Overview
A computed fold for a 72-nucleotide RNA from a Caldisericia bacterium, annotated as transfer RNA. It matches the Rfam family "tRNA". Gene Ontology term of the family: triplet codon-amino acid adaptor activity. The family's RNA type in Rfam is transfer RNA. Taxonomically the source falls in Caldisericia (Bacteria, Pseudomonadati, Caldisericota). RNAcentral holds the sequence, with entries from ENA.
RNA sequence: GCCCGGGUAGCUCAGUGGCAGAGCAACGCUUUUGUAAAGCGAAGGUCGGAGGUUCAAUCCCUCUUCCGGGCU
Numbered sequence: 001g002c003c004c005g006g007g008u009a010g011c012u013c014a015g016u017g018g019c020a021g022a023g024c025a026a027c028g029c030u031u032u033u034g035u036a037a038a039g040c041g042a043a044g045g046u047c048g049g050a051g052g053u054u055c056a057a058u059c060c061c062u063c064u065u066c067c068g069g070g071c072u
Base pairs, nucleotide, nucleotide: 001071002070003069004068005067006066007065010024011023012022013021018055027041028040029039030038048064049063050062051061052060
């Protein structure tokens, strides 16, 4: 330099056009003499950044940045 994959909640990842989800963690409550476990609840996101297409973009297109892999 070229090619491929990835960046979404604190962490690990779903979601392939129509109001963004799960598990775990943390928080509150129940239970317990107390803790853990278990159950319930609430909260937590400018979907890496910019532009474009569209009535509508996490999703499609372009550029860019970061991480991983491959080729030379």